[in-house]
Formats: sequence, C1' cells, structure tokens
RNA sequence: CGGGGUGUAGCUCAGCCUGGCUAGAGUAUCUGCUUUGGGAGCAGAGGGUCGUUGGUUCGAAUCCAGUCACCCCGA
Repeated sequence: CGGGGUGUAGCUCAGCCUGGCUAGAGUAUCUGCUUUGGGAGCAGAGGGUCGUUGGUUCGAAUCCAGUCACCCCGA
C1' cells in the first nucleotide's frame, strides 16, 4: 500500500442478506419471595446516540459513501 472480516446493554452474542410493532437473548447487577445464613431456585426491575460522520427514503441497526479501532491474508 491492496483485499477481507469484526464493531449492537457491564460481558458474550442474535437480528442485517429481504428497510416498517416497542432493538432482543444469555450472563452479570439491583429488589422481593424462599433459606438459620450463603448458594441454588422463582418473580420483577434498571441498563442501548446499534463504532463514527454524511447520504438515500414517508421510514435506516438493516441500503449507499467516507472515516476510526482491532484482527486476518497478500505485497
């Protein structure tokens, strides 16, 4: 320098290809129940500018372009 991949909740990820309800799951955290207590179990709650900037559109996590970080391959 060229090509490809990844980026979504504290953490691990799904959803993207085919634009449209309120962006979900597990785990963690908090509260309650249970227990002598802890753990486990059950119920509930909080937590998201979907890396970032712009564009297309009535409408974008999803389509298009730029850009940033990390990883892989090639030179």